[in-house]
RNA sequence: GCGCCUGUAGCUCAGUUUGGAUAGAGCGAAAGGUUCCUAACCUUUAGGUCCGGAGUUCAAAUCUUCGCAGGCGCG
Numbered sequence: 001g002c003g004c005c006u007g008u009a010g011c012u013c014a015g016u017u018u019g020g021a022u023a024g025a026g027c028g029a030a031a032g033g034u035u036c037c038u039a040a041c042c043u044u045u046a047g048g049u050c051c052g053g054a055g056u057u058c059a060a061a062u063c064u065u066c067g068c069a070g071g072c073g074c075g
Stems, first nucleotide, its partner, number of pairs: 001074007010027004020058001029045005051067005
């Protein structure tokens, strides 16, 4: 330099195939219940403008494009 893949909650990821109306799960955190206390268990809550910009569309995490970061391969 070229090609491919990945980027979504504090962490690990699903959702992208076929755009669709409130963006989810587990772990973790906080509060409450239970217990003499802790752990475990149960309930509830908070936490995201989906890596950034632009475009297409009635509508974009999802499609197009330009960048950024990381990984793999080739030279």
Model confidence (mean pLDDT): 82 of 100. Transfer RNA from a Candidatus Woesearchaeota archaeon, 75 nucleotides, folded computationally. The source organism's lineage runs through Archaea, Nanobdellati and Candidatus Woesearchaeota. RNAcentral holds the sequence, with entries from ENA. Its Rfam family is "tRNA". Rfam's curators write: Transfer RNA (tRNA) molecules are approximately 80 nucleotides in length.